RNAcentral holds the sequence, with entries from ENA. This is a predicted structure of a 388-nucleotide RNA (Bacterial RNase P class A) from a Candidatus Hydrogenedentota bacterium. The gene name in the source record is rnpB. The model forms 95% of the base pairs in the Rfam consensus. The coordinates come from a structure-prediction model, not an experiment, and the mean pLDDT is 77. It matches the Rfam family "Bacterial RNase P class A". Rfam classes the family as a ribozyme.
RNA sequence: GGAGUAGGUCGGGCGGUCGCUCCGGCCAGUAUAGGCCGGGGAGGAAAGUCCGAACUCCACAGGGCAAGGGUGCUGGUUAACGGCCAGGAGGGGCGACCCUACGGAAAGUGCCACAGAAACAUACCGCCAAUCCGGUUUCCGCUUCGCGCGGGAACGUCAUGGAGGUAAGGGUGAAAUGGUGCGGUAAGAGCGCACCGGCGGUCGGGUAACCGGCCGGCCGGGUAAACCCCACCCGGAGCAAGGUCAAAUAGGGAAGCGAUUGAGAGUGGCCCGCUCGAGGCUUCCGGGUAGAUCGCUCGAGGCGCGCGGUAACGCGCGUCCCAGAUGAAUGACCGCCGCGGGUCUUUCGAGACCCGGACAGGAUUCGGCUUACAGACCUGCUCCGCAC
Repeated sequence: GGAGUAGGUCGGGCGGUCGCUCCGGCCAGUAUAGGCCGGGGAGGAAAGUCCGAACUCCACAGGGCAAGGGUGCUGGUUAACGGCCAGGAGGGGCGACCCUACGGAAAGUGCCACAGAAACAUACCGCCAAUCCGGUUUCCGCUUCGCGCGGGAACGUCAUGGAGGUAAGGGUGAAAUGGUGCGGUAAGAGCGCACCGGCGGUCGGGUAACCGGCCGGCCGGGUAAACCCCACCCGGAGCAAGGUCAAAUAGGGAAGCGAUUGAGAGUGGCCCGCUCGAGGCUUCCGGGUAGAUCGCUCGAGGCGCGCGGUAACGCGCGUCCCAGAUGAAUGACCGCCGCGGGUCUUUCGAGACCCGGACAGGAUUCGGCUUACAGACCUGCUCCGCAC
């Protein structure tokens, strides 16, 4: 200098003008309206709503079983988790480092496309003359003298005769009955041996996952993000939870009044009068809607320091108060600085002008995960090249 890897921080700053929302004080006041002053006012993901909890209501004595769902190497961490940390195993990378649904396939069932003989019980090509029946050649014996009968040997030259053996090799396939080699055999085969892999036993190390040594040929596929088996966990719904106050209208209940001696309504205030007028009127009670209010934001809280722990995390001390809106506030414009890019000028110090600045936005709260993101910065480590 280049390439890479792991982790972390930030997500423009200052000022002015006009607004928005909440809180406090004062003025004014019928008032929650208005005015003035002061203070608070989105994020690293506020998002997706995927996990785990707090809280609330419903169900529930407590426990168990069944059904359904979830999790799945080990240990730790935590309020809890499917999160996180550390470790193990397997895989990838020269390396830093990264990835993994990573319990069980000799409990049972299912499935394994195409190809292939065969994907669970099988032999297509091939190999085998050791065995049985047969064939060929030859020898011996018998002989009725006919290779007729019996017996033996050979057949690198019968496997193109049959029975049979084999799973080395070929071929098919993603996968073919542990792998490689030597021996062995008729040919083969863990049939025997050596090494490697697996399984089992045993000893040692480790809390454990697991690792190492020794012993035993014990060695017939794969698939459980197929059913299933095993271990552990889980009651349901969600702040539109839920509580309180409570109109208008229309229902419900009770009491009273009222049928011509007329409750009540209209005639713009009152009386008379006139008109209308009967399951209607008045009062109270209760449920519930709109609306209001509580829940609502001080919390498994933030920051700093110290201590314990490899770490996640925990403990202690100090310090801070940091949105609570509800058709839903946090905005608009301007100036200067800073950042990135371009053009021009240059006395090489710099200057002028133009353009750009992401993803996105609370709605009960908290711990995680996942996804989106212009640009800027910091730290550890690895590999390659060059120079000394």